[in-house]
RNA sequence: AGCGACAAGAGCAAACGCAUCGAAAGGUGCGGACGCAAAGCCACGGGUCUUUUGCUUUCAGAGCAAUGACAGCCGGGCUGCCGAAA
Numbered sequence: 001a002g003c004g005a006c007a008a009g010a011g012c013a014a015a016c017g018c019a020u021c022g023a024a025a026g027g028u029g030c031g032g033a034c035g036c037a038a039a040g041c042c043a044c045g046g047g048u049c050u051u052u053u054g055c056u057u058u059c060a061g062a063g064c065a066a067u068g069a070c071a072g073c074c075g076g077g078c079u080g081c082c083g084a085a086a
Base pairs, nucleotide, nucleotide: 003083004082011036012035016031017030018029019028020027021026034072040078041077042076044075045074046073047070048069049068053065054064055063056062057061
């Protein structure tokens, strides 16, 4: 460098509930654990989600833009604990 164990020690915390912020997606706190070797950090590429706002439209929804959200969707970047086997 790579790899990842019925190892050791630590860590995070899905759904759901309550509180709270937000128009929403969703965020935060507490409880709670489905899982996680980067489930630590960064919206850079793709993707998904929101639709208060603008534009287009056949006025029903849709599309585009813009503003946002998701790092526990995939890729990429930065950082990092441990050390069995191959």
This is a predicted structure of an 86-nucleotide RNA (c-di-GMP-I-GGC riboswitch aptamer) from a Clostridia bacterium. The prediction has a mean pLDDT of 84. Taxonomically the source falls in Clostridia (Bacteria, Bacillati, Bacillota). The sequence was found by an Rfam model in a public genome assembly. Of the family's consensus pairs, 95% are formed in the model.